[in-house]
Context: one part of a larger RNA
RNA sequence: UGACGGGGGCCCGCACAAGCGGUGGAGCAUGUGGUUUAAUUCGAUGCAACGCGAAGAACCUUACCAGCCCUUGACAUCCCGAGAACUUACCAGAGAUAGUUUAGUGCCUUCGGGAACUCGGUGACAGGUGCUGCAUGGCUGUCGUCAGCUCGUGUCGUGAGAUGUUGGGUUAAGUCCCGUAACGAGCGCAACCCUUGUCCUUAGUUGCCAGCAGUUCGGCUGGGCACUCUAGGGGGACUGCCGGUGAUAAACCGGAGGAAGGUGGGGACGACGUCAAGUCAUCAUGGCCCUUACGUCUGGGGCUACACACGUGCUACAAUGGCCAACACAAAGGGCUGCCAGCCUGCGAAGGUGAGCGAAUCCCAAAAAGUUGGUCUAAGUUCGGAUCGCAGUCUGCAACUCGACUGCGUGAAGUCGGAAUCGCUAGUAAUCGUAGAUCAGCCAUGCUACGGUGAAUACGUUCCCGGGCCUUGUACA
Numbered sequence: 001u002g003a004c005g006g007g008g009g010c011c012c013g014c015a016c017a018a019g020c021g022g023u024g025g026a027g028c029a030u031g032u033g034g035u036u037u038a039a040u041u042c043g044a045u046g047c048a049a050c051g052c053g054a055a056g057a058a059c060c061u062u063a064c065c066a067g068c069c070c071u072u073g074a075c076a077u078c079c080c081g082a083g084a085a086c087u088u089a090c091c092a093g094a095g096a097u098a099g100u101u102u103a104g105u106g107c108c109u110u111c112g113g114g115a116a117c118u119c120g121g122u123g124a125c126a127g128g129u130g131c132u133g134c135a136u137g138g139c140u141g142u143c144g145u146c147a148g149c150u151c152g153u154g155u156c157g158u159g160a161g162a163u164g165u166u167g168g169g170u171u172a173a174g175u176c177c178c179g180u181a182a183c184g185a186g187c188g189c190a191a192c193c194c195u196u197g198u199c200c201u202u203a204g205u206u207g208c209c210a211g212c213a214g215u216u217c218g219g220c221u222g223g224g225c226a227c228u229c230u231a232g233g234g235g236g237a238c239u240g241c242c243g244g245u246g247a248u249a250a251a252c253c254g255g256a257g258g259a260a261g262g263u264g265g266g267g268a269c270g271a272c273g274u275c276a277a278g279u280c281a282u283c284a285u286g287g288c289c290c291u292u293a294c295g296u297c298u299g300g301g302g303c304u305a306c307a308c309a310c311g312u313g314c315u316a317c318a319a320u321g322g323c324c325a326a327c328a329c330a331a332a333g334g335g336c337u338g339c340c341a342g343c344c345u346g347c348g349a350a351g352g353u354g355a356g357c358g359a360a361u362c363c364c365a366a367a368a369a370g371u372u373g374g375u376c377u378a379a380g381u382u383c384g385g386a387u388c389g390c391a392g393u394c395u396g397c398a399a400c401u402c403g404a405c406u407g408c409g410u411g412a413a414g415u416c417g418g419a420a421u422c423g424c425u426a427g428u429a430a431u432c433g434u435a436g437a438u439c440a441g442c443c444a445u446g447c448u449a450c451g452g453u454g455a456a457u458a459c460g461u462u463c464c465c466g467g468g469c470c471u472u473g474u475a476c477a
Stems, first nucleotide, its partner, number of pairs: 001477002003474003007471007015461002019424005026315008034306002042053002064301002067298001070295001073125001077124002079121005089100002092097001107114002127290002130288003136284002138279003141275001143273001148187006154163003167178003193267004198235007207225001212222003238261001241255005317417001321376007333364003338357002342353004383414001388409007430453007
C1' cells in the first nucleotide's frame, strides 16, 4: 500500500422487511448429470453451466458408430497429355461408384496456341469440427451502469509511498458547493444518439359525413386535408418562477404554471481492472500430431436410449370456473419457390377452384381475456388432460427407429404441494391473446418482439446477501 475480520462509523441495492404471484408435490415438454450403448459427437459446470452454443438433429445438418468405397484427393495454385463445354439412353449396385452408348463442335488467334471447363498422369501440396483457450488474436460473461481508476507539476517522507481523491454539507453519481499544500488534467458519471409522452409546421390515392351532394349503404362515389394517422423539420423541462430550510453556497422540501417536474418513462452506451473466467467447434492463428488416414465420398444407424437425480418451463388441480350461443375492442410484424380472399366438397385436419396483392390500397387475420344469455352444482365431476387403440390429413425421395395436425374412443396422476427457494416497486407484477426469426415440415410449452385487462405493498435499515467511502486490528501478500 492492499486484502481480510463472527472490528467500528456513514450510505446504497427487490438485500431484508411490507405485499402479490410462483418453484419445490402431479402429468408432460426441454436441458443436464448418471447409467446404458457399436455410437448415444463436442463444448458450457457456484453466483456468471443446465429451453446454454442450437433463431428448427427424420435424410441433409453431423462433427459420432458399424459397414461399402477413394488416395494429388470433396476444395486451391502450378506442370504434362488428351478432349470444347455440355447432353441422351441402357445396365450392375443399398448408394457412392463402375461399364456401355447418343448428340455436339462453340469463343479469341500473330495458326504456334490461348480463355473457360472436363478426363488422365506426376509431384510440390491439399485436407483435419485432431490436441493445447495454461502459447494467442478477436469476441463474450462477471463484479457492475457499481462510482470509481489514474496522471502531470508541486509539497511531505531516507524510502516503499502519501497528498490531490481526506474533511463539512449535498447528490443517482469523485454530482455540485465550501474548506484545504496543493493546483490542474485524463478515463469513467452526466449530456450529446434512438424510442415513447405534448404542441406547431410541411406533405396528403391512409383517415373523415367533420361540413356539402349522391348512394346499391360499404368512405362506396363526387369532393375536402379540418381531424386521426403516417414521417421529415421545429418548439417544449432549465430547479427557469414563487415560498420555506440551509453557511449568504451547493442543494433539499412545498407550490404555481404545464402534456410532462426535478435524470419524465424505456433503450443503446460498460472506466482502470478481477476471475491463467468462456470460446483453437464461428473465424483467425503459434506449436504439436495424422497423411491409402485423425483426410474424402456414400447408404444405414446414433445425437430422440432410461432404474434414477437435478435445473428451466407448460398444463392443471376448478365455480373470480368449465361448456354452448350471440356481440365487441388492439398493436407490432410477415408475404411471389410467397400470403392466399370468395365459392364448392369434407364433422375436421384439409382438398378443389380461383380473385387480389411485391402490398398504409390485397392477404395472413379469428385477436383473446371481455360483455350478454343459457347450462353444469361441489363431484376425481360437463374439473383435468397424460396414456393407449382405431381411422385419417399435410409436408417431404422418404415420417419404422424419429414429424406435426385432425376425428372417434380411452380417460391416468392431480383436491394447491415438506425442508427450502425465486421473481417483481407501475402501466410494473399477475393475467390474456398476437406476430416474427430459424424453417419443406416440425417435436416452439423455447426465444425475441407486440399490444389488451391491470393490482397490492414499502413502518423501516436491527438482521441475511452484495457493494461504496472513512477508520481500526493483523503473525496474510
RNAcentral holds the full RNA, with entries from ENA. Predicted 3D model of a 477-nucleotide part of an RNA (small-subunit ribosomal RNA, 3' major domain) from an uncultured prokaryote. The coordinates come from a structure-prediction model, not an experiment, and the mean pLDDT is 85. Its Rfam family is "Bacterial small subunit ribosomal RNA".